[in-house]
Context: one part of a larger RNA
RNA sequence: CUGGGCGUAAAGGGUGUGCAGGCGGUUUUGCAAGAUGGAUGUGAAAGCCCCGGGCUUAACCUGGGAAAGCCAUACAUGACUGCAAGACUAGAGUGCGUCAGAGGGGGGUGGAAUUCCAAGUGUAGCAGUGAAAUGCGUAGAUAUUUGGAAGAACACCGAUGGCGAAGGCAGCCCCCUGGGACGCAACUGACGCUCAUACACGAAAGCGUGGGGAGCAAACAGGAUUAGAUACCCUGAUAGUCCACGCCCUAAACGAUGUCAACUAGUUGUUGGGAGGUAAAACUUUCAGUAACGCAGCUAACGCGAGAAGUUGACCGCCUGGGAAGUACGGUCGCAAGACUAAAACUC
Numbered sequence: 001c002u003g004g005g006c007g008u009a010a011a012g013g014g015u016g017u018g019c020a021g022g023c024g025g026u027u028u029u030g031c032a033a034g035a036u037g038g039a040u041g042u043g044a045a046a047g048c049c050c051c052g053g054g055c056u057u058a059a060c061c062u063g064g065g066a067a068a069g070c071c072a073u074a075c076a077u078g079a080c081u082g083c084a085a086g087a088c089u090a091g092a093g094u095g096c097g098u099c100a101g102a103g104g105g106g107g108g109u110g111g112a113a114u115u116c117c118a119a120g121u122g123u124a125g126c127a128g129u130g131a132a133a134u135g136c137g138u139a140g141a142u143a144u145u146u147g148g149a150a151g152a153a154c155a156c157c158g159a160u161g162g163c164g165a166a167g168g169c170a171g172c173c174c175c176c177u178g179g180g181a182c183g184c185a186a187c188u189g190a191c192g193c194u195c196a197u198a199c200a201c202g203a204a205a206g207c208g209u210g211g212g213g214a215g216c217a218a219a220c221a222g223g224a225u226u227a228g229a230u231a232c233c234c235u236g237a238u239a240g241u242c243c244a245c246g247c248c249c250u251a252a253a254c255g256a257u258g259u260c261a262a263c264u265a266g267u268u269g270u271u272g273g274g275a276g277g278u279a280a281a282a283c284u285u286u287c288a289g290u291a292a293c294g295c296a297g298c299u300a301a302c303g304c305g306a307g308a309a310g311u312u313g314a315c316c317g318c319c320u321g322g323g324a325a326g327u328a329c330g331g332u333c334g335c336a337a338g339a340c341u342a343a344a345a346c347u348c
Stems, first nucleotide, its partner, number of pairs: 003320004007302002012316001014201004021194003025088007033081002035077003039073003049065006091191001092188003095184005103177007110154001114150008125136002162169002206247006215241002220236004258315006266293011297304002321348003330341004
C1' cells in the first nucleotide's frame, strides 16, 4: 500500500456556497514530464535460489553461479495521461420569448372566532366529569342583544397539489427580491463535477435587552382518582408561545437513502411548459416535477425498481462486536444551558 460496507443489521455530514486538493468533452500539431522498451553502470558481504565440496548424517561450514527491486546515464517509442499552441459544440453558461408557484424581506388591510370592558333584556343556575368536587353566580352569572378594546391564528378553496438547498413556507393587497421549468438555437467556447479546512443558513425549546400578552400553557396551587398518585382527568395559573435586535446550533434536521453524470421493459394518475390534433374538447407525443404498480436486475429478507437500493464512473463524508460512552480528560466555541472534537481502564 491492499479489504468489505453505509434504506431497516455499525455506518450519508442538518443543508448549501466554495478556496486548496482529486477528477474532467470532441479534435489537430508539437514536446517527451509520467508511461513502456532494450542497453550500460550500480545493486558490499552474509542470507534466499541452483550446482558442487567438508564434518558418519543433518543443522552448520565452505567454493562457484544465478537472481531481482529501487537508483543513475544516454537512447528509442508516441497509443494513453500530462504540458504548450490551435480548432470545435453535444457539457456548462449567456441571450430572446413564454409560464407556474404558501420561495424570501418589508408595509398595509379584512372577516370569523376567543377573552375582556360598558350597557339593555332576563333569573337561578353555569361550568366541568366516568361520577364528582375545586371554580363562577342573587354584589345578578350562564344565555341573548348592541357598542367598544386587545392579541394571536387564517375555516372553506386545499389536493397522494405547489415552492424552497435544507430548516421550512398558507386570509387579501402593494413594494423590493432569489431560484426554477419550457421553447428558440442567436452568443461564449470546457468556462465543468466534487470538495478537507472555511463561510453562510439552520424547526422547537432555551438565553440577553426592550416591547406585547387574547387564547393556550411547562413550573406551581387547588379539586378528584388511588394503597399511594410528586401522574393520567378537572378548575385556575406564571414563564413561554407573539414582535424587534442579539445569541444558542441541536432534532426520528427522515426518503432513517451524499452530490454530479451516463446507460437499462412497460402501465396508470397528477402538477407546470412545448409540439401535433379538434369548432371546442378528447386524444397522441415530448421535456421538467410528483405519486401508485411493475419486467430485467439487485437485496439476508422486507422491499427497491429510469425519482433505483439495477449497471458504471468522479469526488466527499462515515462504519469496523455489546457495555463503559457520545461519557472522562484536554482543547475550541457559548452570557449560561450546553455544543463540537473525543478516549481508556474494566467488563461480557
Notes: A computed fold for a 348-nucleotide part of an RNA from an uncultured bacterium, annotated as small-subunit ribosomal RNA, central domain. Its Rfam family is "Bacterial small subunit ribosomal RNA". The RNAcentral record of the full RNA draws on ENA and SILVA.